[in-house]
RNA sequence: GAUAGAGGUUGCGAGAAACAUUAGUAAUCUCAUUGAUGGGACAGGCCCAAGUGAUAUGAGAUAAAAGGGAAUUUCGCCGAAAGAGGAUACUCUCCUGUGGGUAUCAAUCUUGGGCAUACGGUAAACAGCCGUAUGACUGUCACCGAUAAUAGGUGGGGAGCUAUC
Numbered sequence: 001g002a003u004a005g006a007g008g009u010u011g012c013g014a015g016a017a018a019c020a021u022u023a024g025u026a027a028u029c030u031c032a033u034u035g036a037u038g039g040g041a042c043a044g045g046c047c048c049a050a051g052u053g054a055u056a057u058g059a060g061a062u063a064a065a066a067g068g069g070a071a072u073u074u075c076g077c078c079g080a081a082a083g084a085g086g087a088u089a090c091u092c093u094c095c096u097g098u099g100g101g102u103a104u105c106a107a108u109c110u111u112g113g114g115c116a117u118a119c120g121g122u123a124a125a126c127a128g129c130c131g132u133a134u135g136a137c138u139g140u141c142a143c144c145g146a147u148a149a150u151a152g153g154u155g156g157g158g159a160g161c162u163a164u165c
Base pairs, nucleotide, nucleotide: 001165002164003163004162005161008078011077012076013075014074015073016072019069027062028061029060030059031058032057033056037049038048039047040046041098042097043096044095045094081111082110083109084108086105087104088103089102090101091100092099112138113137115135116134117133118132119131120130121129122128140156141155142154143153144152146150
């Protein structure tokens, strides 16, 4: 240098169909009251709706969706993957600015892995995801001393570890 592997049955990621939640919520319509504002992510402009009733409140009728989700199944894998920052493209109804979302690219940095707890962010959510910290567990390597196996202590990280060539 090349090839092949291991960590876990709660390893990682993607897709599919059904299901629950979102939610009797948003939205639309009707009635009653109110009576001039409201909408296009935010600001400005511009446009649209509005005394043939904006908005708000109450009652009634109809009534979602996206994202995310636990399990099942299929596929791809073991820096699997995730996050931060950078560039490009598209998008959030028109223009400018700000902010957000999605995808792709490069390779810079961080993280061995899952779990629990706390805080912060996202989200409808005490779900899930992301970040930080702590804790035990687990896998691996180095050192220590004991040892039949193997248990223990300290420290490190995946650009690692094991096997073969």
Lysine riboswitch aptamer from uncultured Pseudobutyrivibrio sp., 165 nucleotides, folded computationally. The RNAcentral record of the sequence draws on MGnify. Lineage of the source: Bacteria > Bacillota > Clostridia > Lachnospirales > Pseudobutyrivibrio.